Predicted 3D model of a 77-nucleotide RNA (transfer RNA) from an Elusimicrobiota bacterium. Its Rfam family is "tRNA". From the family's description: Transfer RNA (tRNA) molecules are approximately 80 nucleotides in length.
[in-house]
RNA sequence: GGCCUGUUCGUCUAGUGGCCUAGGACAUUGCCCUCUCAAGGCAAAGAUCACGGGUUCGAAUCCCGUACAGGCCACCA
Numbered sequence: 001g002g003c004c005u006g007u008u009c010g011u012c013u014a015g016u017g018g019c020c021u022a023g024g025a026c027a028u029u030g031c032c033c034u035c036u037c038a039a040g041g042c043a044a045a046g047a048u049c050a051c052g053g054g055u056u057c058g059a060a061u062c063c064c065g066u067a068c069a070g071g072c073c074a075c076c077a
Stems, first nucleotide, its partner, number of pairs: 001073007010026004018057001028044005050066005
């Protein structure tokens, strides 16, 4: 340098154009329970889907660019 893949709450993840102002688990916070803690129950907060642009009536989802990460190949003295 070329090609391929990935990037979604703090972490791990679901999602394959319309039921998504994005669901779940763990963690966090509050309440209940308990003599107390843990466990358990209930609830809350938390991602404008890496960033920018495009297509479309409609995009986390399709296309292009950029950034970052991983893989394969090539180049170099």